[in-house]
């Protein structure tokens, strides 16, 4: 210098013009209610009404100005929480999730450190074992039980005798062949063949015996623990799969800002209170011998309520009077509006504690809050990269993934280009 | 915001650990004067993608991609 791997960071800069969404300030306009001064009218006792202006307040609008305005993933919605509402005696079963140990944290399936195991590289060694570095993971249990292990192979989990090896017997001149038995060292099959290597041993073999390594059991020591190490025992009785059922330990109520809270129109429902009846006549019924009583309908008169019209202290007319219209009040809820809403487990800098994740302290900062949903468009200059053209100078074209929607902590996924740190490899120079 | 399901041949679907099939469609042949139907035969598969568990994955697990349905 180049390339690869891993970590951290950035993810165009600057200027102009025109827009969009919040915030603040100033001015103006409109609306609303309030208070007092003034003028006019009615009344002339209290007071009532109208006009107009001032002051501040609330709401709405306009203009000018100031300042702010997407991300490292805003994405997927995969985990964990905050917040809000609903539910909740206790226990068991079921379901779901997590799974080496310790720590961090509000919490987590996240992060940090450690352990064992595996991969890779280097060192040592005849080799194995071992040591160092780096890296990976959904690393509880396979001697609790059940299940599965195709094909091949003699045999696939109560082991197995195909070839081979060995012993005995028969036949045979021999080679060999047949029968009976031993044998898992060798061959062969397979992903996997029932501890590995070596020596002894044996008819041949075999943990059959021994040494080392591995494994299991018990104990001591170190460590918070996972675990490591040492000693003793056991020749090994225990193949793999739990991202097969399952067992063990621990954890788990549900819903989600369209959560939820407040204000509250018109219309139509709901509830309460107020809301005037009285007398006569006729008809049809019921009951009764009849008188009478009583139900319904029609009508008249007086009165009342209310709507409309007019020439408005009144008149006319319609409707109603066990009711309704109408008046007043209450309540629920819709549209709509407001809050929730962005000051928060916040960001930056420094120091301290800790191996680290992280925590503490001090100082500084305020950094989108929309809602049929703003954050844009155009024009310059510069920088980086890529493509095309050109001998070159240079010219032209293009700019990654993607966009908030209650808010945080993580994970995962997408991403042009650039900066930087560490490791490894290659090349060059000294 | 929340929940569930699907992706296998050109199309519609089986297959849920052991080298993937069916029907229709396609090609060739037979039958027929010819076509259809029928019969025989044949080709065609990154099992959506990537990674993992396993001796072995369409199947089990995880993450993506695409599609559909339901609730508020």
């Nucleotide at each position: 210098a180049u390339g690869c791997c891993g970590g951290a960071c950035c993810g165009g800069a600057u200027g102009g013009u025109c827009g969009c969404u919040g915030u603040c300030c100033u001015u103006c306009c409109g609306u609303g209610a309030a208070c007092g001064a003034c003028g006019g009218g009615c009344a002339c006792g209290c007071g009532c009404c109208c006009g107009g202006g001032c002051u501040g307040c609330a709401c709405g609008g306009a203009a000018a100005g100031a300042g702010a305005g997407a991300g490292g993933a805003a994405a997927g919605u995969c985990c964990g929480a905050a917040c809000u509402c609903c539910g909740c005696a206790g226990a068991g079963c079921g379901g779901c999730g997590u799974g080496c140990c310790g720590g961090a944290u509000a919490a987590c399936g996240u992060c940090c450190g450690g352990g064992a195991u595996g991969g890779c590289g280097c060192c040592c060694u005849c080799a194995a074992a071992g040591g160092c570095g780096u890296u990976a993971g959904a690393c509880g249990g396979a001697a609790a039980g059940u299940g599965c292990c195709a094909c091949a192979g003699a045999g696939a989990a109560u082991a197995u005798a195909c070839c081979g090896c060995c012993c005995g017997g028969g036949c045979g001149a021999a080679a060999g062949u047949c029968c009976g038995g031993g044998u898992a060292a060798g061959g062969g099959u397979g992903a996997a063949a029932a501890g590995g290597u070596g020596c002894g041993g044996u008819a041949a073999g075999a943990g059959c015996g021994c040494a080392c390594c591995g494994g299991c059991c018990g104990g001591g020591c170190a460590g918070u623990a996972a675990u490591g190490u040492c000693c003793g025992g056991c020749g090994c009785a225990u193949g793999g799969c739990a991202a097969a059922c399952c067992c063990c330990a621990c954890g788990c109520g549900g819903a989600g800002c369209a959560a939820g809270a407040c204000c509250a129109a018109a219309u139509a429902g709901g509830g309460a209170a107020g809301g005037a009846a009285u007398a006569g006549a006729g008809g049809c019924g019921g009951u009764g011998c009849a008188a009478g009583c009583u139900g319904c309908c029609u009508u008249u008169a007086u009165g009342c309520g209310u709507g409309c019209c007019g020439g408005c202290u009144c008149g006319g007319u319609g409707c109603g009077c066990c009711a309704a219209a109408c008046u007043u009040c209450c309540g629920g809820g819709u549209a709509g509006g407001u809050c929730g809403c962005u000051u928060g487990a916040g960001c930056c800098u420094g120091c301290c504690a800790g191996u680290a994740a992280u925590g503490g302290c001090a100082g500084g900062c305020c950094u989108a809050g929309a809602g049929g949903a703003a954050u844009g468009a155009c024009c310059g200059u510069c920088a980086a990269c890529g493509g095309c053209g050109g001998c070159a100078a240079c010219g032209c074209c293009g700019u990654a993934c993607a966009g908030a929607a209650u808010u945080c902590g993580g994970c995962u996924u997408a991403c042009a280009g650039g900066u930087u740190c560490g490791g490894c490899a290659u090349c060059a120079a000294c | 915001g929340g929940g569930c399901c699907c992706g296998u041949a050109g199309c519609u679907c089986a297959g849920u650990g052991g080298u993937a099939g069916a029907g229709c469609a396609g090609g060739g042949g037979a039958c027929u004067c010819a076509u259809a139907a029928u019969c025989c035969u044949u080709a065609g598969g990154u099992c959506g993608c990537a990674g993992g568990u396993u001796c072995g994955a369409u199947c089990c697990c995880u993450g993506c991609c695409g599609g559909g349905c339901c609730c508020a």

Two RNAs folded together computationally: RNase P RNA and transfer RNA, 502 nucleotides in total. It holds a member of the Rfam family "Bacterial RNase P class A".